[in-house]
Context: one part of a larger RNA
Molecule: large-subunit ribosomal RNA, domain III
Organism: Desulfovulcanus ferrireducens
RNA sequence: GAGUAACGAUAAAACGGGUGAGAAACCCGUUCGCCGUAAACCCAAGGUUUCCUGGGUAAAGCUAAUCUGCCCAGGGUUAGUCGGCCCCUAAGGCGAGGCCGAAAGGCGUAGCUGAUGGGAAACAGGUUAAUAUUCCUGUACCUGCUGGGUAGUCGUUUGAGCGAAGGGGGGACGCAGAAGGGUAGGUCAGCCACCUGUUGGAAUAGGUGGUUCAAGCCUGUAGGCUGGGGACUUAGGCAAAUCCGGGUCCCUGUUAAGGCUGAGAGGUGAUGACGAGUCUAAUAAGACAGAAGUGACUGAGCCCAUGCUGCCGAGAAAAGCCUCUAAGCGAGACUAUCUGGUAGACCGUACCGCAAACCGACACAGGUGGGUGGGGUGAGUAACCCAAGGCGCUU
Numbered sequence: 001g002a003g004u005a006a007c008g009a010u011a012a013a014a015c016g017g018g019u020g021a022g023a024a025a026c027c028c029g030u031u032c033g034c035c036g037u038a039a040a041c042c043c044a045a046g047g048u049u050u051c052c053u054g055g056g057u058a059a060a061g062c063u064a065a066u067c068u069g070c071c072c073a074g075g076g077u078u079a080g081u082c083g084g085c086c087c088c089u090a091a092g093g094c095g096a097g098g099c100c101g102a103a104a105g106g107c108g109u110a111g112c113u114g115a116u117g118g119g120a121a122a123c124a125g126g127u128u129a130a131u132a133u134u135c136c137u138g139u140a141c142c143u144g145c146u147g148g149g150u151a152g153u154c155g156u157u158u159g160a161g162c163g164a165a166g167g168g169g170g171g172a173c174g175c176a177g178a179a180g181g182g183u184a185g186g187u188c189a190g191c192c193a194c195c196u197g198u199u200g201g202a203a204u205a206g207g208u209g210g211u212u213c214a215a216g217c218c219u220g221u222a223g224g225c226u227g228g229g230g231a232c233u234u235a236g237g238c239a240a241a242u243c244c245g246g247g248u249c250c251c252u253g254u255u256a257a258g259g260c261u262g263a264g265a266g267g268u269g270a271u272g273a274c275g276a277g278u279c280u281a282a283u284a285a286g287a288c289a290g291a292a293g294u295g296a297c298u299g300a301g302c303c304c305a306u307g308c309u310g311c312c313g314a315g316a317a318a319a320g321c322c323u324c325u326a327a328g329c330g331a332g333a334c335u336a337u338c339u340g341g342u343a344g345a346c347c348g349u350a351c352c353g354c355a356a357a358c359c360g361a362c363a364c365a366g367g368u369g370g371g372u373g374g375g376g377u378g379a380g381u382a383a384c385c386c387a388a389g390g391c392g393c394u395u
Base pairs, nucleotide, nucleotide: 013031014030015029016028017027018026032392033391034390035389040372041371042370043369046352047351050350051075052074053073054072055071056070060068061067080141081140082348083347084346086119087118088117092113093112094111098107099106100105122139123138124137125136126135142344143343144342145341146340147339148338149337150336151335152334153333154332161329162328166324167323168322169321174311175310176309177308180304181303182302185298186297187296188295189294190211191210192209193208194207195206196205212273213272216268217267218266223261224260225259226258227252228251229250230249231248232247233246234245236244237243274293277288278287279286280285312315358367359366374386375385376384377383
């Protein structure tokens, strides 16, 4: 220079009360304002205790601070079902043998590894200052091992059945488009509770709030796909096969039957939970009672649907699963169904998460993948105004 510029979005504050040495900024209350396909909610990545409670105010906070993502102390993350681990493979990586190369090493078969993909199973309510599909209550489900009962079938050397790193099926997939059936959600009516006004009273009118509920189990619908059953045979499936494929014949039949698949609705779950509220207290909280809990309309980008139709650029793999036998084992076994016992370890789980907690040297007007995303007007996730919820951006 200069007590000057600046104090980081022009979304906005005002008043009353409290605490305190001290209050424009902390806490409570009442108004006001802002966002509302977000400035709300849930996950992933990343961060790593920032979460909650008590205490504190040197420094940090662009000012003050009694406040804080700051300092100190204590507390907090509970799983067979969520995710990982696990089984499986893709690109990629590594790579026994092998090929190549002065050396180092490079490439690569089998194989191993490797999710962003495939593979078993849980919902609703309640609860904490802080966790919850994890705890509690209620109602379920799955997988492995191991018992018992019932029914049927087959068999003990003329061999039932089991049995794989092998065979087959399946898993199993593109893009675009259209229509249908549903559900979530929404709106209105009815119903319940309360309030207001009116009236001699009753009825009626207006207003506010509520009108909720899953998985599982039973049933097998709208719809989608496919003709079904049997016998014999067989140069294919690197061996075998009763399996798959090829062939022949028979029965049945084509607005069908049989089979597979399939949302939702209905019933049950639920004589349950939730549910406006009332009382005490009023900072938090505790106790009690538990009303109504129906219908119509609208309606998704969600489900049926990996469906259907069309098209050409012709759209992963492997395992789990089902089935077939080989070697081998083998005397009881298999199938269906009912009912028991037992095991389900380990790791993550707090909190932020379009941001003051991540990436940007900062509590930085920048950047950051996915899902949900109500009402009015509207084609609309535009725009404007509002709900739930969250904020007024630290002079």